A computed fold for a 328-nucleotide part of an RNA from a Rhodocyclaceae bacterium, annotated as large-subunit ribosomal RNA, domain IV. NCBI's taxonomy places the organism under Bacteria, Pseudomonadati, Pseudomonadota, Betaproteobacteria, Rhodocyclaceae. Rfam family: Bacterial large subunit ribosomal RNA. Its family is annotated with ribosome and structural constituent of ribosome in the Gene Ontology.

Context: one part of a larger RNA
């Protein structure tokens, strides 16, 4: 020096991206236990006390005819030690916020998560030789099922909700009309032939789906404006004008896992806070099942704070074991 243990004065996170690592806590009994809550929880919340041994009395259980033996509960008195759940084993705790409801699943071998799944919700297809899928086919799965079923797709417990736009794209519907292939049709024409004929070109007209066209449909793909003026301080604009659009973003939330300017401004916490929490709204570029906003419980998730605790640190020291190194 490396690896792995143990101990440490005073301080106690000053370390660091970050309490990473370590330390603390740990059991049983008694007491006690907040906000919030879906009334189940939260909860071993938090927090406090006791625990060894001796003696006395008491409770209960088993065995025994009984004397008694083995255990057990509670009360009181006392004894010793630095230490009595004396070793091993064996939760640190609390508060705030974000995300995801939850238990689960995942990148075998750098990612366990806020990702996937999920119960629940919606849309849509499918009437059974079902739709869908595999196979050239026979055949098979679906299913020895039958719309309370099966497939696809989106969302993701629960609570309150889910606004406007069908112009574009998609899907669905539409006995009309336009366009439209093969085919039918055959006016008319060409070649050849003496001719009958053979052969070729071919207008009108009749021809499906599709497309055009007319409607519907957004928990289908998606989209959800600009400029100017105006109130008796100023500022702002409930109000007015105008242009454009299919319609101009509703509720709720908002410097956010989204805010560029930005360490926005104000408040809280600190002596001091680019993080955090609460507000404001000027949303570069939130927004309603590519769901919006809340939410008890849960989380080896992420953020910030506090208590306890500590060699993380101030600042390092000692020591055990195994190496490394030197001699042999």
């Nucleotide at each position: 020096c490396u690896a792995u243990g143990c101990u440490g004065a005073a301080g106690g996170a000053a370390c660091u991206c970050g309490g990473c690592a370590a330390a603390u806590u740990g059991c049983a009994c008694g007491c006690g236990u907040a906000a919030c809550u879906u009334c189940g929880g939260g909860a071993u919340a938090a927090g406090c006390g006791u625990g060894a041994c001796u003696c006395u009395c008491c409770u209960c259980u088993g065995g025994g005819c009984a004397a008694c033996c083995a255990g057990u509960u509670g009360a009181g008195a006392g004894u010793g030690g630095c230490a009595c759940a004396g070793g091993c084993c064996a939760g640190g705790g609390g508060g705030u916020a974000g995300c995801g409801a939850c238990u689960g699943u995942u990148u075998a071998u750098c990612a366990a998560a806020a990702a996937c799944a999920c119960a629940g919700g919606g849309c849509u297809c499918u009437g059974c030789g079902a739709a869908g899928c595999c196979g050239u086919a026979a055949g098979g799965c679906g299913a020895c099922g039958u719309a309370u079923a099966g497939g696809g797709u989106c969302u993701g417990a629960c609570g309150c909700c889910u606004g406007c736009c069908c112009g574009g794209u998609g899907c669905c519907g539409g006995a009309a009309g336009g366009u439209u292939a093969a085919a039918a049709g055959g006016a008319g024409g060409g070649g050849u032939g003496c001719a009958a004929g053979c052969u070729c070109c071919g207008a009108a007209u009749u021809g499906a789906a599709g497309c055009c066209c007319c409607g519907g449909u957004a928990a289908a793909c998606g989209g959800c404006g600009g400029c100017c003026g105006u109130a008796a301080c100023u500022a702002u604009a409930a109000c007015g004008g105008u242009c454009c659009u299919a319609a101009g973003g509703u509720a709720g939330c908002g410097a956010a896992a989204u805010u560029c300017c930005u360490u926005g401004u104000c408040g809280g916490g600190u002596a001091a806070g680019u993080u955090c929490c609460g507000a404001c709204c000027u949303g570069c570029a939130c927004g309603a099942a590519u769901g919006g906003c809340g939410u008890a419980a849960c989380g080896a998730c992420u953020u910030c704070c506090c208590c306890a605790c500590u060699g993380u640190c101030u600042c390092c020291a000692g020591u055990g074991u195994a190496g490394a190194c030197u001699c042999a």